[in-house]
RNA sequence: AGUAAGACAGAUGGUCGCUGCUGCAGAACCGAAAGGCUGCAGGGGAGGAAAGUCCGGGCUUCACAGGGCAGGAUGCCAGAUAACGUCUGGUGGAGGCGACUCCAAGGACAGUGCAACAGAAAUAAACCGCAGGAGUAUUCCUGUAAGGGUGGAAAGGCAGUGUAAGAGACUACCGCCUUCCUGGUAACAGGAAGGGCACAUGUAAACCCCAUCCGAAGCAAGGCCGAACAGGGAGCAUGGGCGGCCCGUCCGCUUCCGGGUAGGCCGCUGGAGCCUGGCGGUGACGCCAGGCCUAGAUAGAUGACCAUCCAACGACAUAACCCGGCUUAUCGUCUUGCU
Numbered sequence: 001a002g003u004a005a006g007a008c009a010g011a012u013g014g015u016c017g018c019u020g021c022u023g024c025a026g027a028a029c030c031g032a033a034a035g036g037c038u039g040c041a042g043g044g045g046a047g048g049a050a051a052g053u054c055c056g057g058g059c060u061u062c063a064c065a066g067g068g069c070a071g072g073a074u075g076c077c078a079g080a081u082a083a084c085g086u087c088u089g090g091u092g093g094a095g096g097c098g099a100c101u102c103c104a105a106g107g108a109c110a111g112u113g114c115a116a117c118a119g120a121a122a123u124a125a126a127c128c129g130c131a132g133g134a135g136u137a138u139u140c141c142u143g144u145a146a147g148g149g150u151g152g153a154a155a156g157g158c159a160g161u162g163u164a165a166g167a168g169a170c171u172a173c174c175g176c177c178u179u180c181c182u183g184g185u186a187a188c189a190g191g192a193a194g195g196g197c198a199c200a201u202g203u204a205a206a207c208c209c210c211a212u213c214c215g216a217a218g219c220a221a222g223g224c225c226g227a228a229c230a231g232g233g234a235g236c237a238u239g240g241g242c243g244g245c246c247c248g249u250c251c252g253c254u255u256c257c258g259g260g261u262a263g264g265c266c267g268c269u270g271g272a273g274c275c276u277g278g279c280g281g282u283g284a285c286g287c288c289a290g291g292c293c294u295a296g297a298u299a300g301a302u303g304a305c306c307a308u309c310c311a312a313c314g315a316c317a318u319a320a321c322c323c324g325g326c327u328u329a330u331c332g333u334c335u336u337g338c339u
Base pairs, nucleotide, nucleotide: 001339002338003337004336005335006334007333008332010309011308012307013306014305015304016303018045019044021042022041023040024039025038026037029036030035047316051327052326054325055324056323057322058321059218060217061216062215071214072213073212074211075210076090077089078088079087080086091105092103093102094101095100106209107208111207112206113203114202115201127148128147129144130143131142132141133140134139156174157173159171160170161169175197176195177194178193179192180191181190182189183188222266223265224264225263231257232256233255234254235253236252239251240250241249242248273292274291275290276289277288278287279286280285310314
C1' cells in the first nucleotide's frame, strides 16, 4: 500500500420529562363491577441496519380426491437449513503480480424475431488481389476464400504437402464432435480411438422450449367476553287510564331483535432466543452441558438541559405478530488473518 473477516456506534455523573410492569396510597372525577385516573417508590425501555417490504418460514382463517390450463419464480454440482431466489464447500469461466474478488453458469440442429453503420457480400459471398484463357487495348470470361480491406462477428486456427493459382483436397499439432477407459458422490478433469468439421455467426436479464417449485389472504390475521339509548316484534291469570262490564287501545312489566355492534381481554413476545464451554464437520451447521431473561404500545414511549473528558457539533436512522436472509444508507474508531 492492499485484501478478507469481525467488534463498537460517544463515555461518566446530575436535573426535568415520556412509556410499560410491580408494590403502596387515594379527597374529588368516570364506570354496574373489575378497573380507569392521580400521586409516591422500585425496576425495564430500539438497531446494525429497527429501513426498503424484495425473497423464505412459523402462526391464523378460508379452500383442498387426483390431474391439467393460465400466471410467477428459479436454472453448474454436492451439502446446510423450518424454508429460501439465502448460506457453505467444490467445478467451470472472467479479472488481479498476489492475498483475493466477480459470474441468472440449462437449451441457438423445436420454431419465430432482431443484428444499426461500414462492407462486394451478414448466412449470404468475388471489391481489390492471385492464376488460366480471349483480345491491339486501361476490357471481358472462368477458377480461387491463401493475402488486403470493412466489421463486434466473414464458413475452425496454424505449419506443410499439393496446385495454373488455391482450397480439410490431404498430413501433423491444437480446437470441436462422437464412442470408450481411468479418477471423482457429482459438476468435471485426464487419456485413447474415430470423424475432415454443411453440426456451418451472435443474441434466450427477446419471444420461446425443457426441468424443478409455488392454493389464497394476511395480526385491521384470528379467538374469547360482551353492553346501553332510540326504534320494532311477541306475551301478560294479576296493575293503572279511556265513568261500570266485555273487546280494543295507551301506559306498565317480561322477553327477543337492535348486535356478536360499542367497548374490553387474548393473540403479544420465553423464542427455529442469547451468552459461555465441550464434541462432530474443511465449512455452512448440528449435538450436549451450564447460565441468562432482553420493549410490547394502540395514536403509538427513548428526549431536553448542565458539568467533565475524548478521536471534539458524534453519521445513517426509530420497533408495531415473530424469525432466517437479501438489498440499500452510514461520521468515524479499533482488532485479527493474509498478500

A computed fold for a 339-nucleotide RNA from uncultured Lachnoclostridium sp., annotated as Bacterial RNase P class A. Its mean pLDDT, the model's own confidence on a scale to 100, is 76. Rfam family: Bacterial RNase P class A. By type it is a ribozyme. Taxonomically the source falls in Lachnoclostridium (Bacteria, Bacillati, Clostridia, Lachnospirales).